Predicted 3D model of a 1793-nucleotide part of an RNA (large-subunit ribosomal RNA, half A) from a Candidatus Aenigmatarchaeota archaeon. RNAcentral holds the full RNA, with entries from ENA.
Context: one part of a larger RNA
């Protein structure tokens, strides 16, 4: 590492179903103020859930049924009941708490709280019962203010006033109904958008969802002012038909009837009006009836705005007159009768043996059946048991019914027609709209106009007008056919635990969310709990033993799969290159059954295909080698027979070799560094229905066939009927309309007769098939054209496919309706709270000064301000663009910053809603959502867009192009494909001839256009120039012509192929084994791409655009090193052979092959232009023994340093010339050098040497040019061939070729038992596609069988088939399953970042440190201790991490007993688990008031509404903290305490007593004492900020005393305590007020401002707050002392200082801001009343509802024992300006677990 074996995790398979779906049934269709669906709380001996039930509570009490056991799911304990008949099923009653319409008032979930009247108590304000809501509607009595009338007073006169009668009201009060709720169906009112039109706006979706209002078992419609058409029907409704027609429509998309026929079911009436004119009902009481229907008698009441008679229509009727004339109906039901329901009775027949834990099975012997339907019983049961056919049935119910009783009416007919009635803002126009198939012609609104009155209206899909026809509006009722399913009931070719509902189970449950809403997952032991006594280990859990059982199935409990884990066994294993296989050999290991035994190896014989030796002789070639002959021999894959042996296929792992980059998708092209996939199991995607159409397969046939319905029948099906209609049998036209070859002619196929020379050859007759002609009709003047004629359809099935419907399946962001949201957070109201310290110093005012005033300077004083400082709380969030970033944290932490008395900052209560709000404005916020919230629905929207779409096997096989499109990622048509049918002889893409086409390549410049140099001629207008004064004239450059000459072109052509094209003929190929050709049915493509070659575009491209033609795509194999498309070759399978490409040292199969050259560069094995004494080779030039090239020796000169220049310039900076002369031979110098000379070398010349030298082109191979990112590539090693040229010889090499033997498709033939089987020929790559056969799973019918002596289903194992599979074996497993033949379908899975579950890998990792503090040693408990407890030492925290409340939370508190989880480790511990306990108020809070706001009658709006609006109305509306009767202090508890208990208050009401009052008494006054009901009024409750003075207090400090303690021998020092409340009683300040005083030369006063004859100073009174003082009060509290306890004692004293942000007064300032209200109370004042209970005493009452505990670095929001957030109050020392900082005290903590 592979594989097996035994186990674990899982929970999938398979069997099971008290559950679900559908579908039909119509039994059935409502409940509610006599409190309803609905909930909440309750209820049991022990009760948490569900069920029942309701204080009478798993229940009472009564009829009937029914029988032995009961007490509910729910199997425990404990105790009842019950044959005197429980329970338990039906029928009646009884209770039936609260909350709900909800209703006495409120309130909200489930609660508080009233008024009246009655009862209980002495009396009550306490309890207790009962009644009290709103609208409408109807009545009694009674109040009340009113309008009208008429009278009467008064009053000139308006007018008052009285009184009486009418009229509609309001209040109070009785009856009565209504609301509300129900699954879906009804009836109206409003009314979207998605979406479809491929965009979109009419239009479509559509009067659809949705929202509102009403009603009923149905609902709506309904008895013609309808249809229809010269025939007639006769309400409505619903069903088929007509009809997807008529119509309507951007006449697009699409919408879309009606009459009539067939059927179901039927049913008709009543009024108004004319004529009469109370003849009339109702109601209550009494009585007759049967508790009836009615009858009768009494009161009352409606009614002339007409009760009741008549009377109701069209071929007019009624009335009215007149005549005649006789029946019609409506209610009740005690008892009867029938039927149906109902609790519930009656219901036939078996026994034995065998397996077996158990018989219902097997086997044998019988039996029932109007009962063989289902179920249950220990496996399968017609005869056990329950049922089942079949029969019965109480009460009560209900429907029909008969008899049987009561009640009413007078139809109806004819004749007259004078008169009268017969629905009015109606019917009809006109105009806007909206609807509709309704089109000029549908229906309805709104608006403007407006009839008639029977001699009349109305209607006949435009209008008028005339006939005909047919109804008779403007009032009203009416059953049944019809729609639906909550409840009940039944079935089932539905579902079987991921299904079927979302719920088989405590499911709309647990959970999420503020809410509206979302919304799960979980079945099964056993026949029976017999559910494991009893030992051993052990804190325990747990294990091992025994036991039950068939069997452990063992409670994590039927089977238990796979993935994953682990152990054992096989083989294998650290030198081997690795998508894990496939083939071939091969080592170890296994190898029970189920398969072979025709097998396996060996021998020997014989047949034997393609291919085909070897040796050998003889020969040919330079050679490698090659031909003849032996030889098509030997071999050769198989077969055949014999023989000999016994296993043997077959299974594991291992090794060698060859070959080999998963799968799906997507694409021109993927192993891709394209996309999906961790894994395994289960789910998981072309259906269904109408219409249309084709194909096959049946019927029936000029026909065909139903539909609704209707009979019969059965569990469902099914049979029959129905002929209503559709299709078709006739077509042409727009239409009006007219109307056709079953036959006239020829050719012919198959098929049939015949003849044959057997050649499938000739003839013949020819269905279908073709061609003529003909005829029907449109048009046309005709000619002619267009259609369309020689008769087949129709219906049902199976199957393709189109339309429409979600239409294969999953996916959007949208858009609309309706809700639900302001516990975040914006903004506005209402109330409430906060803001350390410190600075600066305005206006005023005052003082000094100046000045003639205005006024200005200066010194104080004041204390103002969107002033300044401030890490003061407190709010903000600027920077580090820090840390963090799977965070502590879905915004934190840390550092720096910005404000901080204001446009400040915050709690509480409130409001404003989604196209809306709010926004000092960012498109910022509105619950972690916002360029339109959330959630539910329309809804499965829609997607030309991406993903995915499940089982073999055979047979054809494609397109990536043309055209059109708002079209380019799509569609349509046509092209290409494929399947079937007609047809019936030719087709042709190859070679060759011929003839004929056209202008390519190439080539030319003859033409057009460009173009090089040169030559002639002409021409000067414009340019430039010369000459002239000018006018010209001439020059140049230019222009034409034209010669030589050198050059080009896709849109040049004097010429011109080759290949192409087109006909034709031959040859060749396919065709009768059926081509061409046509029709029909499916498509699927419309994105393409590689080489060659020809082209456009472009510098270039692995670029782009095109054209031929191949491949690729959709194509394997061999070869190119690998490598869609380069060569070779077109793969059905299995073995043998030969060959292609293209190889042949080695890796590697096959030559180290021949022969004859070249290459030294590793060229070979990238690459140009340029360049070179490489090197081979060809041709050519020049020198050369008269001595070359090169080397070596030697000379290399005078004129002259030429001249010029220059400072010099001498050969050699530079300019100019470049001569002469000796010479073999030498430059007025080739280069170095020098300032310039000099030097040195070169040309040139001699000598030496000796035989070739030099030079130009061409050609072959070769060099150099030659640089790229990790470290090299010709395939590698290597190679001097093994590179390369030329020529040549063998051999290897493919799935191609050849052979042999299989399998299969077409086609033909022969057989044939009709299944089929044998020959033959030609196929058998394949994506998208079409077309054929088959497999398997789930049901159903049917057929035959298995099964406890072992089904399915699971695991591994054998055989068979091309495959999908399919038999069989053995163990598990413990009850079912399978087979023929058909049929139906939720029918196959490996992908969809699919679903769900359940396992991995990450990984024994990351975290559990990291901010702010810290623990150690000892002692205890316990099995067990860093973490419990406790001692000790140490250590944090001071505006907190101390203490006290709110919200919120909801037992969390306390006590005992625990440790499975929970607590990030541990735990004996806990805010964890169990089991108890615990909140105790007249005075604390709610209550009660009333704020912002908010409900609500009634009325207003609104289609409506759970909806809006409105009040001087009602009520709600604040628990910290608005207002607001009344309690303080010790004490106790494990857990409360203003609440309990001592002690001392008080506060409101109510009895009762007693006493004072009822126009008082004091004082000049102010005022004091004393004081009363009701009403009104004042007052009072009752109010900003900002700052200041005065008064006290809490707090703290000091000190001096007194205890106690500590250290200490003493003295002394330290440290600690020394404390008390409302109540009650009393003093008083500041300010007011009175009286008294009478003032400027002013005075008085303040911390400042002020004040004064409207009375200052000054003086007295009055009045009056906090505090203080006394008292409460000591038996209390502390702290000592005594005592064993019980108890008993002692002592608590005084002072100074600082001082509040707290308590009381009082002044000022300020404002564009003026700064809450109600109820109580009320002693003033007015009014009315007479009595009233004030005050003192005593008494009595004071419900109800909160009161635990946390309030936070764990009890609340934040998903968590989360470094984030959450509102008030206290506020110790030293330091210090401080609530800065720092350090301590009380307290608290060491758990930032």
């Nucleotide at each position: 590492c592979c594989a097996u074996u035994u186990g674990g995790u899982g929970g999938a398979u398979g069997a099971c179903u008290c559950g679900g779906c559908u579908u039909c049934g119509g039994u059935u269709g409502u409940c509610g103020a006599a409190g309803a669906a609905g909930g909440a709380c309750g209820u049991g001996g022990u009760a948490a859930g569900c069920u029942g039930c309701g204080a009478u509570a798993a229940g009472c009490c009564u009829u009937g049924g029914g029988u032995a056991g009961g007490c509910g799911c729910a199997u425990a304990c404990a105790g009842c009941c019950u044959u005197u008949g429980a329970u338990c099923c039906a029928g009646g009653g009884a209770u039936c708490u609260c909350c709900u319409a909800a209703u006495g008032g409120g309130a909200c979930a489930u609660c508080c709280u009233g008024u009246u009247a009655g009862a209980a108590u002495a009396a009550a304000c306490u309890u207790c019962u009962a009644a009290c809501g709103u609208u409408c509607g109807g009545g009694u009595a009674g109040c009340u203010a009113g309008a009208c009338a008429c009278a009467c007073a008064c009053g000139c006169a308006a007018g008052u006033g009285u009184g009486u009668g009418u009229c509609a009201g309001g209040c109070u009060u009785c009856c009565g109904a209504a609301a509300g709720a129900g699954a879906a169906c009804g009836g109206g009112g409003u009314g979207a958008g998605u979406u479809g039109a491929a965009g979109c706006a009419u239009c479509u979706u559509c009067g659809u969802a949705g929202c509102c209002c009403c009603a009923g078992g149905a609902a709506a419609a309904g008895a013609a002012a309808u249809c229809a058409a010269u025939u007639g029907a006769g309400a409505u409704u619903g069903c088929g038909u007509u009809a997807g027609u008529a119509a309507c429509g951007g006449c697009g998309a699409g919408u879309a009837a009606a009459a009539g026929c067939g059927c179901a079911a039927c049913a008709g009436c009543g009024c108004a009006a004319a004529c009469c004119g109370a003849a009339u009902c109702c109601c209550c009481u009494a009585u007759c009836g049967a508790c009836g229907a009615g009858g009768u008698a009494g009161g009352g009441g409606a009614g002339a705005u007409g009760u009741g008679g008549a009377g109701u229509u069209a071929u007019a009727g009624g009335a009215c007159u007149u005549g005649g004339g006789u029946u019609c109906u409506g209610c009740c039901c005690a008892g009867c009768u029938u039927u149906u329901u109902g609790a519930g009775c009656c219901a036939a027949a078996g026994c034995u043996u065998c397996u077996g834990g158990a018989a219902a099975g097997a086997a044998g012997c019988g039996c029932g059946a109007c009962a063989c339907a289902g179920g249950g019983u220990g496996a399968u049961a017609g005869c056990c048991c329950c049922g089942u056919a079949g029969g019965c049935g109480a009460a009560g119910a209900a429907a029909a019914g008969a008899a049987g009783g009561u009640g009413g009416a007078u139809a109806c007919c004819a004749a007259g027609u004078a008169u009268c009635c017969u629905g009015a803002g109606u019917a009809c126009c006109g105009c806007a709209a909206c609807u509709u198939g309704g089109a000029u012609a549908u229906g309805u609104u709104g608006u403007g106009g407006g009839a008639a009155u029977u001699u009349g209206g109305g209607u006949g899909g435009c209008a008028u007008u005339u006939a005909c026809a047919u109804c008779c509006a403007a009032c009203g009722c009416u059953a049944a056919a019809u729609a639906c399913a909550a409840a009940c009931g039944a079935a089932g070719u539905c579902c079987g635990a991921u299904a079927g509902a979302a719920u088989a189970u405590u499911a709309g449950u647990a959970c999420g969310g503020u809410g509206a809403c979302g919304g799960a997952a979980a079945g099964u032991u056993g026949a029976a709990a017999a559910g494991a006594a009893c030992c051993c280990u052990u804190g325990a859990a747990a294990g091992g033993g025994a036991a039950u059982g068939a069997a452990a199935a063992g409670a994590a409990c039927c089977u238990g799969a796979a993935a994953c884990c682990a152990a054992a066994u096989g083989g294998c294993a650290a030198u081997a290159g690795c998508c894990g296989g496939a083939c071939a050999c091969u080592g170890c290991u296994c190898g029970a059954a189920a398969g072979g035994a025709u097998c396996u190896u060996c021998c020997u014989u014989c047949c034997g295909a393609a291919u085909g030796a070897a040796g050998a002789a003889c020969u040919c070639g330079u050679g490698a080698g090659g031909g003849u002959u032996u030889u098509g021999u030997a071999a050769g894959g198989g077969g055949a027979a014999g023989g000999a042996u016994g296993c043997c296929g077959g299974a594991g792992u291992g090794g060698u070799g060859u070959c080999g980059u998963a799968c799906g998708u997507u694409u021109u092209g993927a192993a891709a560094a394209a996309c999906g996939c961790g894994g395994u199991a289960g789910g998981g995607a072309g259906u269904u229905u109408a219409u249309u159409u084709c194909u096959g397969u049946g019927g029936c046939g000029a026909g065909a066939c139903u539909a609704a319905g209707c009979c019969g029948u059965u569990a469902a099906g099914c049979g029959g009927u129905g002929g209503a209609g559709u299709c078709a049998a006739a077509g042409c036209g727009a239409a009006a309309g007219c109307g056709a070859c079953a036959a006239g002619u020829u050719c012919g196929c198959a098929a049939c007769u015949g003849c044959u020379u057997c050649g499938u050859g000739c003839a013949g007759c020819u269905a279908g098939g073709a061609a003529c002609g003909c005829c029907g009709u449109g048009u046309g003047a005709a000619a002619g054209c267009g259609c369309g004629g020689g008769a087949a359809g129709u219906c049902a099935c199976c199957g393709g496919a189109a339309u429409a419907a979600a239409a294969c399946c999953c996916g959007a962001a949208u858009c609309u309706g309706g809700u639900c949201g302001a516990u975040c957070u914006a903004g506005u109201c209402c109330u409430u709270g906060g803001u350390a310290g410190g600075c600066u110093g305005a206006a005023g005012c005052c003082c000094c000064g100046a000045g003639a005033a205005a006024u200005c300077g200066g010194g104080g004083u004041g204390g103002a301000g969107g002033g300044c400082c401030g890490u003061u709380a407190g709010g903000g969030g600027u920077u580090c663009u820090g840390g963090u970033a799977u965070u502590c944290a879905a915004u934190c932490c840390g550092u720096u910053c910005c404000c901080g008395a204001g446009a400040c900052c915050a709690g509480g209560g409130a409001u404003u809603a989604g196209g809306g709000g709010u926004g000092a404005a960012a498109a910022g916020c509105c619950a972690a959502u916002c360029g339109a919230g959330a959630u539910c629905a329309g809804g499965g929207a829609u997607a030309g867009c991406u993903g995915g779409u499940u089982c073999c096997c055979c047979c054809u096989g494609a397109a990536a192009u043309g055209a059109g499109c708002c079209u380019c990622a799509g569609c349509u048509c046509a092209g290409c494909c494929u399947c079937g049918u007609c047809g019936g002889a030719g087709a042709u893409u190859g070679a060759u001839u011929a003839c004929a086409g056209a202008g390519u390549a190439c080539a030319g410049c003859a033409c057009u256009g460009a173009u090089u140099g040169g030559g002639a001629a002409u021409c000067c207008a414009a340019g430039u120039u010369u000459c002239g004064a000018a006018a010209g004239a001439g020059a140049c450059a230019g222009a034409u012509u034209u010669c030589c000459u050198g050059u080009c072109a896709a849109a040049c052509u004097c010429g011109g192929a080759a290949a192409c094209u087109g006909u034709a003929a031959u040859c060749g190929u396919c065709g009768u084994a059926g081509a061409a050709g046509a029709c029909g049915g499916g498509a699927g493509u419309g994105a393409g791409g590689u080489u060659a070659c020809c082209g456009g575009g472009g510098u270039a491209a692995g670029c782009u655009c095109g054209g031929u033609a191949u491949c690729c795509g959709a194509g394997a194999c061999c070869g190119g090193a690998a490598c869609a498309a380069c060569g070779g070759a077109g793969a059905c399978c299995a073995a043998g052979g030969u060959u292609a490409a293209g190889g042949u040292c080695c890796c590697u199969a096959a030559a180290u092959g021949u022969u004859a050259g070249c290459u030294a560069a590793g060229u070979g094995g990238c690459a140009a232009a340029g360049g070179a004494u490489g090197u081979c080779u060809c041709a050519g030039u020049u020198c050369u023994u008269a001595a070359a090239c090169a080397g070596c020796g030697g000379g290399g000169a005078g004129g002259u340093u030429g001249g010029c220049u220059c400072a010099g310039a001498a050969g050699c900076a530079g300019c100019c010339a470049c001569c002469c002369u000796u010479u073999a031979a030498a430059c007025a110098g080739u280069g170095c050098g020098u300032a310039a000379u000099a030097g040195c070398u070169g040309a040139c010349c001699c000598g030496u040497c000796u035989a070739g030298a030099a030079u130009u082109g061409g050609g072959g191979c070769g060099c150099c040019c030659a640089a790229a990112a990790u470290g090299g590539a010709a395939g590698g090693g290597a190679c001097u061939a093994a590179g390369u040229u030329a020529a040549c010889u063998a051999c290897c090499g493919a799935u191609a070729c050849c052979u042999u033997g299989g399998a299969u498709u077409u086609u033909g033939g022969a057989a044939u038992u009709u299944g089929u089987u044998c020959c033959a020929a030609a196929g058998u790559g394949g994506u998208a596609a079409g077309g054929g056969g088959g497999u398997g799973u789930u049901c159903c019918c049917u057929u035959a069988g298995g099964g406890c002596a072992g089904a399915a289903g699971c695991u591994c194992c054998u055989u068979c088939g091309u495959g999908a599979g399919a038999a069989g074996a053995a163990g598990u497993g413990g009850a079912c399953c399978u087979u023929u033949g058909g049929g139906a379908a939720g029918u196959a899975a490996g992908a969809a970042u699919c679903c769900u579950a359940c396992c991995g890998a990450u990984a024994g990792u990351a975290a559990c440190a990291g901010c702010a503090a810290a623990g150690u040693c000892g002692a205890g408990u316990g099995u067990g201790a860093a973490u419990c407890u406790u001692g000790a030492c140490c250590g944090u925290c001071u505006a907190a991490a101390g203490g006290a409340c709110a919200a919120g939370a909801g037992u969390u508190u306390c006590c005992u007993g625990g440790c499975a989880a929970c607590g990030u480790u541990c735990g004996u511990c806990a805010a964890c688990c169990a089991g108890g306990a615990g909140u105790u108020a007249g005075u604390c809070g709610a209550u009660c008031c009333u704020a912002a706001g908010g409900u609500u009658a009634g009325c207003c709006c609104u289609a409506a509404c759970u909806g809006g609006g409105u009040a001087a109305a009602a009520c709600c509306g604040a628990a910290a903290a608005g207002g607001c009767a009344a309690g303080c202090a010790g004490g106790u508890u494990a857990a409360u305490a203003u609440u309990c208990c001592u002690g001392c208050a008080c506060c409101a009401u109510c009895u009762g007593g007693a006493u004072a009052c009822g126009u008082g008494c004091c004082g000049c006054a102010a005022g004091g004492c004393g004081u009363g009901a009701c009403u009104g009024c004042a007052u009072c409750u009752a109010c900003g900020c900002c700052u200041c003075u005065g008064g006290a207090u809490a707090a703290g400090u000091g000190g001096a005393c007194a205890g106690u303690g500590a250290c200490c021998a003493u003295c002394g020092u330290c440290a600690c305590u020394g404390c008390c409340a409302a109540g009650c009683a009393u003093c008083u300040a500041a300010g007011u007020u009175u009286g008294a005083g009478g003032a400027g030369u002013c005075u008085c006063u303040u911390a400042a401002u002020g004040a004064g004859g409207a009375g200052a100073a000054u003086c007295a009174a009055a009045u009056g707050a906090a505090u203080g003082u006394g008292u409460g009060a000591g038996u209390g509290g502390u702290a000592c002392c005594c005592g064993c306890a019980a108890g008993g004692g002692u002592a608590u004293u005084c002072u100074a200082c600082c001082g509040a942000a707290u308590c009381c007064u009082g002044g000022g300032g300020u404002c564009c801001a003026u700064g809450a209200a109600a109820u109580a109370a009320g002693a003033g004042c007015a009014g009315u009343a007479a009595g009233g209970a004030u005050u003192c005493c005593a008494g009595a009452u004071g419900u109800c509802c909160g009161u635990a505990u946390c309030a936070a670095g764990a009890a609340c929001c934040g998903c968590u024992a989360c470094a984030g957030g959450u509102g008030u109050c206290c506020a110790c020392g030293c330091u210090g300006a401080g609530a800065a900082g720092g350090c301590g005290a009380a307290g608290a903590c060491g758990u930032g677990u």
Model confidence (mean pLDDT): 81 of 100. Lineage of the source: Archaea > Nanobdellati > Candidatus Aenigmatarchaeota. Rfam family: Archaeal large subunit ribosomal RNA.